[in-house]
Context: one part of a larger RNA
RNA sequence: CCCACGCUAAGGAACUCGGCAAAGGAGCCCCGUAACUUUGGGAGAAGGGGCACCCUCUGGGGUGAAGGAGCAUGCCUCUGGAGCUCUGGGGGGUCGCAGCGAAGCACCUCUGGCGACUGUUUACCUAAAACCUAGGUCCCUGCUAAGGGGAAACCCUAAGUAUAGGGACUGACGCCUGCCCAGUGCCGGAAGGUUAAGUGGACGGGUCAUUUCCGGAGGGAGACUGUAGACCGCUUCUGAUAGAACACACAGAAGAGGGAUAGAGUCUCCCUUCGGAGAGAAGCUUGGAAAUGAAGCCCCGGUGAACGGCGGCCGUAACUCUAACGGUCCUAAGGUAGCGAAGUCCCUUGUCGGGUAAGUUCCGACCCGCAUGAAUGGCGGAACGACUGGAGGACUGUCUCAGCGUGGGGCUCG
Numbered sequence: 001c002c003c004a005c006g007c008u009a010a011g012g013a014a015c016u017c018g019g020c021a022a023a024g025g026a027g028c029c030c031c032g033u034a035a036c037u038u039u040g041g042g043a044g045a046a047g048g049g050g051c052a053c054c055c056u057c058u059g060g061g062g063u064g065a066a067g068g069a070g071c072a073u074g075c076c077u078c079u080g081g082a083g084c085u086c087u088g089g090g091g092g093g094u095c096g097c098a099g100c101g102a103a104g105c106a107c108c109u110c111u112g113g114c115g116a117c118u119g120u121u122u123a124c125c126u127a128a129a130a131c132c133u134a135g136g137u138c139c140c141u142g143c144u145a146a147g148g149g150g151a152a153a154c155c156c157u158a159a160g161u162a163u164a165g166g167g168a169c170u171g172a173c174g175c176c177u178g179c180c181c182a183g184u185g186c187c188g189g190a191a192g193g194u195u196a197a198g199u200g201g202a203c204g205g206g207u208c209a210u211u212u213c214c215g216g217a218g219g220g221a222g223a224c225u226g227u228a229g230a231c232c233g234c235u236u237c238u239g240a241u242a243g244a245a246c247a248c249a250c251a252g253a254a255g256a257g258g259g260a261u262a263g264a265g266u267c268u269c270c271c272u273u274c275g276g277a278g279a280g281a282a283g284c285u286u287g288g289a290a291a292u293g294a295a296g297c298c299c300c301g302g303u304g305a306a307c308g309g310c311g312g313c314c315g316u317a318a319c320u321c322u323a324a325c326g327g328u329c330c331u332a333a334g335g336u337a338g339c340g341a342a343g344u345c346c347c348u349u350g351u352c353g354g355g356u357a358a359g360u361u362c363c364g365a366c367c368c369g370c371a372u373g374a375a376u377g378g379c380g381g382a383a384c385g386a387c388u389g390g391a392g393g394a395c396u397g398u399c400u401c402a403g404c405g406u407g408g409g410g411c412u413c414g
Base pairs, nucleotide, nucleotide: 001409002408003407004406005405006404007403008402010400011399014398019395027051028050029049030048031047036041038172052094053093054092055091056090057089058088059087060086061085062084063083067079068078069077070076071074095099107393108392109391110390111389112388113387114385115384119131120130135170136169137168138167139166140165141164147156148155149154173380174379175378176377178310179309180308183307184306185303186302187301188300189299192298193297194296198292199291203287204286205285206284207283210279211278212277213276214275215274216273217272218271219270220269221268222267223266224265225264231258232257234255235254236253237252238251239250311329312328313327314326315325338372339369350366351365352364353363354362
């Protein structure tokens, strides 16, 4: 120094966020007990007095011996009251500082806030003003109920039936619960608008029998060519197209050249076949307009203890101030009764009063409500609360301010 205890002069909350902790109070009997109140309560309110032991007198309760009586002779009945015992009261006396002598065993009062209350909760940092609650209201549900679980069968609800069941909000009780249906939600309506799948098929696409054209190959027929043409490329020019321009590709004209040739070559027509391009009936396939087509939405109403919302500016009275009053703008409607610096008030320690010597807290008022307000309930309210704010009495080592003591640690040695 730490932990757990005991005591303390004088003071007595000056400690501290706060009387946290500690101290005090405490049992039984008697007396006595306020406001308020839902008449139950509050209340053990508060505040007082008594309490042991011995002797004696006396009241009451329990048990009920001996003795006595009876006849139905029984562990019988009646009577009787001794003794023991429990519990009061009166008188007298005794001892101590102290008689509920130890242990155990409510501190009390005044005044606010919140929640009606008992209850419940974050097992292991929050027990509360949070949750629940009885009571209130609204909505759904006619029974194969609504609602819930399940893939279903089926089950719960309920072996219930609207005085029932489910859901939501509020939260005993008392007095009450205003205005707004424009928005959102819900309920009702069904004339019109819009609207899905489906129905419907206008009009197309793809494929394709067939057909037309072009080209290649093969066959047939006809015509022409007579050594040069045809054919093959080259050059030049023109036209048209294209292009910035030139060029390429196409057609025509001119020029020069090349090589083959009669069992040939070229051209035209026909047939067969192959390839390509175009058109294309039916069928199949695919796209698909108009039209038709519910609920919903739009639309028309209702509904607030449905979600929610509940104004601004300017002026005005015979001092001043203020504005019952007037004007104007906006809105679906502009906050009613209550309450109000509140667990809600920024400015703010608002202002006034009370309490204190002194009070940012507290109580009572005022109302300028930054930003109260009516079942997201408003305002009250007895009782209740390990809730929370303020004040007082008693009491104390909480403190002024610390001291001493006991036990156990720490520390030293081992």
Background:
This is a predicted structure of a 414-nucleotide part of an RNA (large-subunit ribosomal RNA, domain IV) from SAR202 cluster bacterium AD-802-E10_MRT_200m. RNAcentral holds the full RNA, with entries from ENA and Rfam. The coordinates come from a structure-prediction model, not an experiment, and the mean pLDDT is 84. Lineage of the source: Bacteria > Bacillati > Chloroflexota > Dehalococcoidia > SAR202 cluster. Its Rfam family is "Bacterial large subunit ribosomal RNA".